[in-house]
This is a predicted structure of a 362-nucleotide RNA (Bacterial RNase P class A) from an Actinomycetota bacterium. The organism belongs to Actinomycetota, within Bacteria. Rfam family: Bacterial RNase P class A. It is annotated as a ribozyme. It was read from a public genome assembly, where an Rfam model found it. Of the family's consensus pairs, 98% are formed in the model.
Parts: sequence; structure tokens; C1' cells
RNA sequence: GCAGCCUGGGCAGCUACGGGGGAGUUGGUUAAUUCCAGCGUCCUUCGAGGAAAGUCCGGACUCCGUAGAGCAGGGUGCUGGAUAGCGUCCAGCGAGGGAAACCUUAGGGAAAGUGCCACAGAAAUGACACAGCCUGUCGUGGGUGCGCCCAUGGCGGGUAACGGUGAAAUGGUGCGGUAAGAGCGCACCGGCGUCGUGGUGACACGGCGGCCAGGCAAACCCCACCUGGAGCAAGGCCGCGAAGGGAAGCGCUUGAGGACUGCUCGUCCGAAGCUUCCGGGUUGGCCGCACGAGGCGUACGGUAACGUGCGUCCCAGAUGGAUGGCUGUCCUCGACAGAAUCCGGCUUACAGGGCUGCUAAA
Repeated sequence: GCAGCCUGGGCAGCUACGGGGGAGUUGGUUAAUUCCAGCGUCCUUCGAGGAAAGUCCGGACUCCGUAGAGCAGGGUGCUGGAUAGCGUCCAGCGAGGGAAACCUUAGGGAAAGUGCCACAGAAAUGACACAGCCUGUCGUGGGUGCGCCCAUGGCGGGUAACGGUGAAAUGGUGCGGUAAGAGCGCACCGGCGUCGUGGUGACACGGCGGCCAGGCAAACCCCACCUGGAGCAAGGCCGCGAAGGGAAGCGCUUGAGGACUGCUCGUCCGAAGCUUCCGGGUUGGCCGCACGAGGCGUACGGUAACGUGCGUCCCAGAUGGAUGGCUGUCCUCGACAGAAUCCGGCUUACAGGGCUGCUAAA
């Protein structure tokens, strides 16, 4: 310097709070200390996090009566695995950074189409050449050894090396060649194509080929895969009480309306019913509620993520919402910070202390 892990004040005493179990006691009840409820009674046991935060993802679970197809919408995007699943994790490949250990990932497709690339510059995609270089011809001036040479202007042809602009100018550097140039040819490098070898694969290595039309898709889009909605205030039971109220529309098997996804198709349910609006009542109790895709240990398999077997443990369930106070003592003198259906991740915050491995220098 890099990567990972642990801890998050300790100990003792007194007292206070919530859950479970037991005892006692009061009331009701029963064949029965059988069952139910209460208690400012006692004993015992358990009691906030690594992020409980954010609500950014994924699920479990519950309901929408049952089961569909297509379109739309949304999500992911290198390869192979793990997983209940994910946008997560593991192992690799490519690209970039770093001296290295390591870190990052804007990682499918630009030759299906559309679109954008400001300014500068001649020109920003299939690019009409500003200055320039070479050359033909016409005109003018000068020189001349009369072959031509120099300068300049007009009109043509060739050219993209050199100069300039820019993030980027039709591969790069060098040599040859040419009237001057250019992959025009050659060497090396880059891209592309093709063949062989290795690999499950992404890819890597090698041979051959002058084939050489930029960038952006975290622009629309195309391709591949995935995807129903709502959410514990889900949902269910008991009790109480009221206004079984009023109005309008549609309909009563010739099918109103409803469910299955936003739409379409299709399937099903369906009757003195359905829909809309106005108004009234229920602010109570119980379940859901914590035994889990669970924790810990260990063996085997696997590079690993993880899986399987065996053993062992039960570790918060509040609801006006539980852990506070006092005393003593120790030292590393104490950060971020409180569950509310649960779990697996990601992201953010974090004083101090401890441990492991790797890289580099001395």
C1' cells in the first nucleotide's frame, strides 16, 4: 500500500419495563385444581443492528373463483456456474488504470432502418479540396548557347503525401516507387475476413489474404432472455351497533353486470340483480405473529459461490408502541445509531480496538 474478517465499553449490586413458563390467589365453571378470565403477588427464563437506516432490487406469504393466447408496457445484457429468485454472488474472458498486490466495467448489434457529431475547418460519411505539389494549353514580360529556362495570369487534367482546423479527416510508422502522389508495392503493427490448434464458452495462439466505409445505441431502434396486479393498513374470525336509509340508470336468461393484466380474443360466473352518487354505523378484541429458503458445529463434494449428510440450539414479537435509572469499579474513555409480516441482497453512515493474507521498498 491492497484485499478480507471480528468487536462496538467491561464487571458487580439495587431497582424499573415487555414476552414465555411455573406457582399462588380472586371470580365463574366442571364428574374432576377440568376449563376460562383477572391480579400494583412471587419464582424463573428470553429481550434491538452490522447496518435495525435508504425503500433501490428480488422473493416467501395472502387475496383477486379456475385455466389461457396475442399485443402493449417494464427489466436485464461478455462467458460459464450458484441460488427460491434477483439488477445479487462465485469463477473466468476482453478493455482501461496502477510499479505491483489489486481496482473499474459506458461488456449483445452501427453492413436492418432513422437520427446526432456544436464551433473551427475546404470538408464530419459514402465526404464536389482552402493553401499546396505535378502537368497540358493559351496570353504577357525577361533571359538565351535558339534545345529551352525563369516569373506571372487565365482555362483544363492528376493528386491528397506536406501545411492548417478539430475529440475525430477513409488505418499508423518507415522504405521504395511516381510527373507529383496514394497500400501503388514491401516490412512491422492495428482492424477485418478465412483456415487450423486449444478451450464447455467468452476468447487465445498461429498460418494465409492489401480486404481497409469514423464515433455515439447510458440516442430511438434491432436481437436474446425474463416479467399478472395489489399488498400484513395483505387476509381471516368474533363482538358491538346502525338508517335492511335516499335518489338515478341499466336489467331480470332475448344475459344488466362481473372476474381472469392496460388492450384485444377467448373462457367462466351471473339475477329481483348490478352500477353510480348522497347519507349513517363500526375508531373493540383475537388470529395472522415468528420453527425459519433458521443459527451454530462438523464430515464429504466443488477452485469458489454453494450443496448434501450428521449433531445441536430456539435467539424480540410491541400496538398511546418494551430494556431505563442509581451506586461502585476497570480501561482501549466509547462512533454510526432502535425491530413492527419475514427473508436474500445492494447502497449509505461509522470514534476506537483487534486479527489474517498478499504486493513493494529499505